[in-house]
Context: one part of a larger RNA
RNA sequence: GAUUGAACGCUGGCGGCAGGCCUAACACAUGCAAGUCGAGCGGUAACAUUUCUAGCUUGCUAGAAGAUGACGAGCGGCGGACGGGUGAGUAAUGCUUGGGAACAUGCCUUUAGGUGGGGGACAACCAUUGGAAACGAUGGCUAAUACCGCAUAAUGUCUACGGACCAAAGGGGGCUUCGGCUCUCGCCUUUAGAUUGGCCCAAGUGGGAUUAGCUAGUUGGUGAGGUAACGGCUCACCAAGGCGACGAUCCCUAGCUGGUUUGAGAGGAUGAUCAGCCACACUGGAACUGAGACACGGUCCAGACUCCUACGGGAGGCAGCAGUGGGGAAUAUUGCACAAUGGGCGCAAGCCUGAUGCAGCCAUGCCGCGUGUGUGAAGAAGGCCUUCGGGUUGUAAAGCACUUUCAGUCAGGAGGAAAGGUUAGUCGCUAAUAUCGGCUAGCUGUGACGUUACUGACAGAAGAAGCACCGGCUAACUCCGUGCCAGCAGCCGCGGUAAUACGGAGGGUGCGAGCGUUAAUC
Numbered sequence: 001g002a003u004u005g006a007a008c009g010c011u012g013g014c015g016g017c018a019g020g021c022c023u024a025a026c027a028c029a030u031g032c033a034a035g036u037c038g039a040g041c042g043g044u045a046a047c048a049u050u051u052c053u054a055g056c057u058u059g060c061u062a063g064a065a066g067a068u069g070a071c072g073a074g075c076g077g078c079g080g081a082c083g084g085g086u087g088a089g090u091a092a093u094g095c096u097u098g099g100g101a102a103c104a105u106g107c108c109u110u111u112a113g114g115u116g117g118g119g120g121a122c123a124a125c126c127a128u129u130g131g132a133a134a135c136g137a138u139g140g141c142u143a144a145u146a147c148c149g150c151a152u153a154a155u156g157u158c159u160a161c162g163g164a165c166c167a168a169a170g171g172g173g174g175c176u177u178c179g180g181c182u183c184u185c186g187c188c189u190u191u192a193g194a195u196u197g198g199c200c201c202a203a204g205u206g207g208g209a210u211u212a213g214c215u216a217g218u219u220g221g222u223g224a225g226g227u228a229a230c231g232g233c234u235c236a237c238c239a240a241g242g243c244g245a246c247g248a249u250c251c252c253u254a255g256c257u258g259g260u261u262u263g264a265g266a267g268g269a270u271g272a273u274c275a276g277c278c279a280c281a282c283u284g285g286a287a288c289u290g291a292g293a294c295a296c297g298g299u300c301c302a303g304a305c306u307c308c309u310a311c312g313g314g315a316g317g318c319a320g321c322a323g324u325g326g327g328g329a330a331u332a333u334u335g336c337a338c339a340a341u342g343g344g345c346g347c348a349a350g351c352c353u354g355a356u357g358c359a360g361c362c363a364u365g366c367c368g369c370g371u372g373u374g375u376g377a378a379g380a381a382g383g384c385c386u387u388c389g390g391g392u393u394g395u396a397a398a399g400c401a402c403u404u405u406c407a408g409u410c411a412g413g414a415g416g417a418a419a420g421g422u423u424a425g426u427c428g429c430u431a432a433u434a435u436c437g438g439c440u441a442g443c444u445g446u447g448a449c450g451u452u453a454c455u456g457a458c459a460g461a462a463g464a465a466g467c468a469c470c471g472g473c474u475a476a477c478u479c480c481g482u483g484c485c486a487g488c489a490g491c492c493g494c495g496g497u498a499a500u501a502c503g504g505a506g507g508g509u510g511c512g513a514g515c516g517u518u519a520a521u522c
Stems, first nucleotide, its partner, number of pairs: 001522004006518005013369006019362002021327001026325003030322003035078003040075002043071002047069003050065007085280003094205007103197002108193002112189004116150001118148002125140006156165003170185006206252003213243003218240008255277004259270004282303005305316004333359001335358003341355001342353004372402004382393004406463001408458005416449001420444009466511005471492003477506005487494002
């Protein structure tokens, strides 16, 4: 000199853009953060509409009806493996770069086919019943895109090449002569792809030798098991190997990278925000389900802690967003909205979304603007200094003439909006001028931010300057007070009666909504 996720002191007008628990991976009150589908199913607790019944006060009261819009709880499907957080662990099962072969991949695109015919249950519900609760138990009824056989079976799987084996589910719309036809969303098997993920290898990726030897599934082979897949991954048997001064093993420290920062570079330091990968989810362990987890807001077991209890037993997990206590030098609102982007579910309308978009707080940083402009010598008054003549503050103020950025008040007012809905036309499918889908046009229509950005008008210099320093390094000097005291100090060093070094004042220098100090890095 540059830099910072900074803190502290003094001061503080506005805006834009960013950033904001670096400490206790400490404990957490409260609310929200993952639901959705009635076009899978049986249904109807609540609400509304309609119809019916009774009472009548003649438009309400009560009751009934899944008939309709819808829908609590339940069965079922998809999603809760994404998104969001944190960096405890991990010096290599990680990361970075470059290769590789023995794999899987829901949704999506694509290829070739199929979607026949049956069965038995379990919730909900009803009844009885246990328990303080959490939650159950028994009996009975019932549906399905839930579950299970049968049939069919290849360019699928296995194969000893003879053969053997494996599936499915329906829903919605339209027409109907009730036979069926058709559209659409699905379902099953299969081909290829895309995407994503698992695995292997090499090199690189901290410190310590005051750590020199380490290793028994250890190293390799055969066989078997297991896995989506290779493999001591696991097991039986056999052999005795494997690693190590090119630093094994052990100990300490640490998430890694793109980057960031400094530097002319080489290099050093660092890994906040943003992006990629990894690991973790109170601590330890385990599996289940599933395409995918050994699963932050799932399950089970053990432990610590907190809470409820009728003492028999139960409940919980903010390293999600806010917020609380604590720790600390120190780090924000228990805000608004799904309008946009994206995600989940759904045919769709839509619902959910503390992701996200915005707003609030903080000079934490960067950038921009303002706190007036011109004129004005009697060089006013006051202050300070003085050799008492004067000098300086100083065109500075006052005065005069202007301007109105920003803030303030009022008014106007984009863009972020494309979707969606509806009507008409046209094209495709089709027997069809039904439906459904594509395109075009008209109409309609959705904004949290928001008192938006921006523009205009109004008023008046009106509301807006401080901080550090002035001995040398280092730009900037005098007076008074103090008297090795009080104090200053980054280094040299100042202070013991004339202190440009302490404290105050006047003046000056530097930067400026900031200025200094401290800490840290180069």